[in-house]
Molecule: Bacterial RNase P class A
Organism: marine sediment metagenome
RNA sequence: AGUCGAUCAGGUGUUCGCUGGUUGUCGCCAAAAUCGGCAACGAGAGGAAAGUCCGGGCUCCGCAGAACAAGAUGGUCGGUAACACCGACCGGUCGCGAGAUCAGGGAAAGUGCCACAGAGAAUAGACCGCCGAAUUCCGGUUCGCCGGGAUGGCAAGGGUGAAACGGUGAGGUAAGAGCUCACCAGCAAACGGGGCGACUCGUUUGGCUCGGUAAACCCCAUCUGGAGCAAAGCCAAGCAGAAGGCAACGCGGUCGCAGGGGCGGCCGCGGCGCUGUGGUUCGCAGUCGGAUGACCUUCGGGUAGGCUGCUGGAGGCGACGAGCAAUCGCCGUCCUAGAUAAAUGAACACCGGCAAGUUAACGCUCGCCACAGAACCCGGCUUAUCGAUCGACU
Numbered sequence: 001a002g003u004c005g006a007u008c009a010g011g012u013g014u015u016c017g018c019u020g021g022u023u024g025u026c027g028c029c030a031a032a033a034u035c036g037g038c039a040a041c042g043a044g045a046g047g048a049a050a051g052u053c054c055g056g057g058c059u060c061c062g063c064a065g066a067a068c069a070a071g072a073u074g075g076u077c078g079g080u081a082a083c084a085c086c087g088a089c090c091g092g093u094c095g096c097g098a099g100a101u102c103a104g105g106g107a108a109a110g111u112g113c114c115a116c117a118g119a120g121a122a123u124a125g126a127c128c129g130c131c132g133a134a135u136u137c138c139g140g141u142u143c144g145c146c147g148g149g150a151u152g153g154c155a156a157g158g159g160u161g162a163a164a165c166g167g168u169g170a171g172g173u174a175a176g177a178g179c180u181c182a183c184c185a186g187c188a189a190a191c192g193g194g195g196c197g198a199c200u201c202g203u204u205u206g207g208c209u210c211g212g213u214a215a216a217c218c219c220c221a222u223c224u225g226g227a228g229c230a231a232a233g234c235c236a237a238g239c240a241g242a243a244g245g246c247a248a249c250g251c252g253g254u255c256g257c258a259g260g261g262g263c264g265g266c267c268g269c270g271g272c273g274c275u276g277u278g279g280u281u282c283g284c285a286g287u288c289g290g291a292u293g294a295c296c297u298u299c300g301g302g303u304a305g306g307c308u309g310c311u312g313g314a315g316g317c318g319a320c321g322a323g324c325a326a327u328c329g330c331c332g333u334c335c336u337a338g339a340u341a342a343a344u345g346a347a348c349a350c351c352g353g354c355a356a357g358u359u360a361a362c363g364c365u366c367g368c369c370a371c372a373g374a375a376c377c378c379g380g381c382u383u384a385u386c387g388a389u390c391g392a393c394u
Stems, first nucleotide, its partner, number of pairs: 001394008010351007018044002021041007046371001050382002053380005058228004065282004070224005075089005090104001091102004105219002110217002112213003127158002129154003134151007166184006185209001187206008232308004241299005249270009273287004315334004320329003352369003356365003
C1' cells in the first nucleotide's frame, strides 16, 4: 500500500413511563373461573428486522397417479431438512501477488445472427498491390533487351475491422502459399502415469489446422402437484334470497298400464355432462338425469367480535472428538419479544468513538455518532450503512 475473515453495533447510573410472563395478595362471588387493583422478580426490535429473490417447516385442497407441454438448474465431489446456498477441488478470465470472478454440458445434429467498415465474415475473397515462367498484342532498340497492355497466376506485404481460414525462421517459386522442412501452439488417435471425479502429466504418430455466438432457437442431463398465517381451526352473534345459463342417452332386470308390441316408476351396468388449488390428455373419486343437483354469471342481504395458530426450536452457548473445510457426533448448560392500530420509550449526568481548530505537550473548544423498527417460524442470497477491535496473508 493492499487482500480475506471474525466480533461489536455505543456503555454506565438515577428518575419516570409502556407491554407480556411468573409468584403472592386484595376486590366482585357460596366457591371456582373470568375481569380489575397492588407488590416483588425477571424479559422486551436487527446485522440487515429491508427486498420478497430462492429453499423449507407448518396448514389446507376427498387419495394430489401417469404422460405431454411449460418452467427451473447446469464443472466434479462433499455438506445440509432443502436450495440457484455453503465448503474443497478442477478449468477459463483478470491481478505482480495475497486473491477476485464465471448464466462453467453441447457449435462436426440442425436453423439463425455477427451492425458499420471492408475485396471478402466460414468451404469467403482482390481495394492498394506482387509476378510476367506459359500464350499473345503494341512501341522503342546499341539486337543484350526495355516499357506498356490482354489472357492469366498469387493471397506472402499493406489497408478495413471486435474478429480475416495457425505463428517464427529457412528452403523453394515467375511471384507466392504448410508447397517442403525445423521449432512452437492447437486438434485427433494410440500407449503409459496420477486422481473417487471434474481433470491433469508424459511419449509416439498424423493431417497440416473449416472463426465467434446457445444470457439466440435448439440438443443433452437432472429436478418440479397447488395455494398460502389475509393458511387454517374453535366459540359467539346474525341474515334472505332472486334471476338466468349448461349436456346424450343406450342396454338389461322387475312392477304397473296398455295390447299395431309401446309408456311410466324403481334397480343395476356402461356412456355423456359438470366438479375436484397451474395447462392438455388419460386415470381415479364425487355428483345429476330433463330441467333439477353440484357448478357458472349477475343482483341483493348478514357477519367483520373473541380465542387458538403465536413461539421450546432442523434453537442458543461451551468443552471434547472426527474432518483440509463446510459441517457432524457426544456430553453439559440456558430459555433470550409475542404486540394486534400495533408495546420494546423519555429526560438528566458521566464516559466512549470519529472529524476539525488550537497547544511544546497534557489539555481545551466546537461539531457529529450511520443504515434503519419484529408481526407464523427457520436456512440463505441481494441491497443500505457511522465507526471500532482482533486475526491471517501479499